[in-house]
């Protein structure tokens, strides 16, 4: 000096004019005016987990069903986070991960292939064993052939896979037979909280798929701020009572009975409207301690939108690297998904010069 990798932060300044929305304070009968103050993000987005608040539900347990999955920790809580282990990239710093059980059980593997799981011999090797031919031999045998009955599974093929791999010894050929090294193991010790690792030790049986049912383990009511909560017309209804003697209509004439009819005053419910919930909160900064860390735990300080058609904008000057994605609607924790550019810091590799 490149190249790359992981963390943390910024997100056009400045000054000036006129605006908008919310508190507070002051005039104003009001409508509103006037001063102070305070007003979007790192994702406010997607609504994908997670809680919290709030209504309804709910005795305890188990069954369904979802969900989550390597261990341990973190936290309100998780599918987040953080350290650790295994497995694949990367020379490296680092970066990826649906990563629990195939030995509970059921099950699936098209096509090709001889054979697809306790398999299988198609082409191939082999002639040790019985047999048979042939040659040689008085004979016992040799030797050859690969013809019956056999041996084997190296080597070729098929397959997404072929019942351990490579190498050497061994053998008729061959074969964990037998070694070594790798793989494997419900083995044995030793490290570890564990996930798991390491030595011995077993000749190998135990193939593959759980994003196939399963099976283990841990979780999990329900629905949302248009949750809910209080005030409350108007007009239509509903309940009690009081004025009315018990009248007047209806139930085919009568009795009983029931229903329905006039003012008034009181209640009570719902709508329309209004008010609330509404922002102090698992909240930010600094600072110490405790942890490898997420984080926790204490002191100091700080107040950081809250609207109901719904504010945060507009224009001038002036700088520069000439400004990206994009806006709050009950609130937090997370993940994803957008994004011009630029600051700080750790670390890795390469070259180079002292």
């Nucleotide at each position: 000096g490149g190249a790359g990798u992981c963390g943390g932060c910024c997100a056009g300044g400045c000054a000036g004019u006129c605006g908008c929305g919310g508190c507070g304070c002051g005039c104003g009968c009001g409508a509103g005016c006037g001063c102070g103050u305070c007003g979007a993000g790192g994702a406010a987005a997607g609504u994908c987990c997670g809680g919290g608040c709030u209504c309804c539900a709910c005795a305890g347990g188990g069954c369904a069903c979802g969900g989550u999955g390597c261990c341990a920790g973190g936290u309100a809580a998780c599918g987040c986070c953080u350290g650790g282990g295994c497995g694949g990239c990367g020379c490296g710093a680092g970066c990826c991960g649906a990563c629990g059980g195939a030995a509970a059980g059921u099950g699936c593997a098209a096509c090709a292939g001889a054979g697809a799981g306790c398999a299988g011999a198609c082409c191939g090797c082999c002639g040790a064993a019985c047999g048979g031919c042939g040659u040689c031999g008085c004979a016992a045998g040799a030797c050859g052939c690969g013809c019956g009955u056999g041996g084997c599974a190296a080597g070729g093929g098929u397959g997404a896979a072929a019942c351990g791999g490579u190498g050497c010894g061994g053998u008729a050929a061959g074969a964990g037979c037998g070694c070594a090294c790798c793989g494997c193991g419900a083995g044995u010790c030793c490290g570890g909280c564990a996930a798991c690792g390491g030595a011995c030790c077993g000749g190998c049986a135990c193939g593959g798929c759980a994003a196939a049912c399963c099976c283990c383990a841990c979780c999990g009511g329900g629905a949302g701020c248009a949750a809910g909560g209080c005030c409350a017309a108007a007009u239509a209804g509903g309940g009690a009572g009081a004025c009315g003697a018990u009248g007047c209509c209806g139930c085919g004439g009568c009795c009983c009975g029931c229903g329905g009819u006039g003012u008034c005053u009181c209640c009570g419910g719902g709508u329309a409207g209004g008010c609330u919930g509404c922002u102090u909160g698992a909240g930010c900064g600094c600072c110490g301690c405790g942890g490898c860390g997420a984080c926790g735990c204490g002191g100091c300080g700080c107040c950081c939108a809250g609207a109901g058609g719904a504010a945060u904008g507009a224009c001038u000057g002036u700088c520069c690297a000439c400004g990206a994605c994009a806006g709050a609607a009950c609130c937090c924790g997370g993940c994803u998904u957008a994004u011009c550019g630029g600051c700080c810091g750790g670390c890795u590799c390469c070259g180079c010069g002292c």